Transfer RNA from Turicibacter sp., 84 nucleotides, folded computationally. The coordinates come from a structure-prediction model, not an experiment, and the mean pLDDT is 80. It matches the Rfam family "tRNA". Its family is annotated with triplet codon-amino acid adaptor activity in the Gene Ontology. It was read from a public genome assembly. The organism belongs to Turicibacter, within Bacteria.

[in-house]
RNA sequence: GCCCGAGUGGCGGAAUUGGUAGACGCCCGGGACUUAAAAUCCCGUGAGGCUUGCCUCGUACCGGUUCAAGUCCGGUCUCGGGCA
Numbered sequence: 001g002c003c004c005g006a007g008u009g010g011c012g013g014a015a016u017u018g019g020u021a022g023a024c025g026c027c028c029g030g031g032a033c034u035u036a037a038a039a040u041c042c043c044g045u046g047a048g049g050c051u052u053g054c055c056u057c058g059u060a061c062c063g064g065u066u067c068a069a070g071u072c073c074g075g076u077c078u079c080g081g082g083c084a
Stems, first nucleotide, its partner, number of pairs: 001083007010026003019067001028044005046057005060076005
């Protein structure tokens, strides 16, 4: 230098024929149970804003296509593998 694969919450990891982004698990927070704890069960857990239940943003980064993009297209970065 060329080719292939990967990049998604704090972590692992789904969503692949384009149609609710974050299922499920772990960690963490709150509650129940208990004399107390462990175990178990329930609820919550991306960010910001405010009128507090709504809005906006968010899939490595920058653009494009589309009514609609994590997904398709172009470029860039990082990591892994292969060839020279």